[in-house]
Parts: sequence; C1' cells; structure tokens
RNA sequence: UGGCUUGUAGCUCAGAGGUCAGAGCACCCGGCUCCAACCCGGGGUGUCGCAGGUUCGACUCCUGCCAGGCCAG
Repeated sequence: UGGCUUGUAGCUCAGAGGUCAGAGCACCCGGCUCCAACCCGGGGUGUCGCAGGUUCGACUCCUGCCAGGCCAG
C1' cells in the first nucleotide's frame, strides 16, 4: 500500500429493507431471611463505530473514514 472480515446493552452475541432493537450472563429495585446466598417479582441501562448516499422506510443496501483481526506485497 492492496484485498477480505468484524464493529449492535457492562460482557458474549442474534437481528438478511417495514411490527417496539432483542437473548443469555452481569447489574439495579423490591420480596423472602435475624443477615447473606439461593429462589421469586419487576427494570433495558443502547448515538446499532463515525459521516454521507439510495429508499416512502436503513442495524440491514452503497460510498468514504476510524478501530480490531487475517492474507498478500
């Protein structure tokens, strides 16, 4: 320098143009208990990496950039 790939909740990840952006774990609040743990009830806590474009509509498609990984030179 070129190519491929990944980027979504605190972490690991789903979501393949339209219905509210979700799961597990973690976390917070309450209950239970003498206290704690377990268990039960409730809560999503988010600029979907950033900016632009296409579209009636974008996490999703296109372009550029940024960051991580792999390959080539």
Predicted 3D model of a 73-nucleotide RNA (transfer RNA) from Yinghuangia seranimata. Its mean pLDDT, the model's own confidence on a scale to 100, is 81. It matches the Rfam family "tRNA". It is annotated as a transfer RNA.